Predicted 3D model of a 74-nucleotide RNA (transfer RNA) from a Phycisphaerales bacterium. NCBI's taxonomy places the organism under Bacteria, Pseudomonadati, Planctomycetota, Phycisphaerae, Phycisphaerales. The same sequence occurs in records of 6 taxa.
[in-house]
């Protein structure tokens, strides 16, 4: 310094290739249940979708330029 992936909840991850009110599991809170913990079972709680702009009625997703990690060239 060039090309390419990957960034969505604490964490691991979806979101039919623009159209919903962004969703799951786990953790974490309560609550049932037990002597009392676990498990089980109910139910809650968390998110400026990496960050700044553009396109569009509409943008996690398209485009443009950072940031962060990862693989390659050099």
């Nucleotide at each position: 310094g060039c090309g390419g992936g990957u960034g969505u909840a604490g964490c691991u991850c979806a979101a039919u290739u623009g159209g919903a009110u962004a969703g799951a599991g786990c953790a974490c809170c309560g609550g049932u249940c037990u002597a009392c913990g676990a498990a089980a079972c109910c139910g809650g709680c968390g998110g400026u979708u990496g960050c700044a702009g553009g396109u569009u009625c509409g943008a996690a997703u398209c485009c443009u330029g950072c940031c962060a990690u990862c693989c390659g060239c050099g």

RNAcentral holds the sequence, with entries from ENA. Rfam family: tRNA. Rfam classes the family as a transfer RNA. About the family: Transfer RNA (tRNA) molecules are approximately 80 nucleotides in length.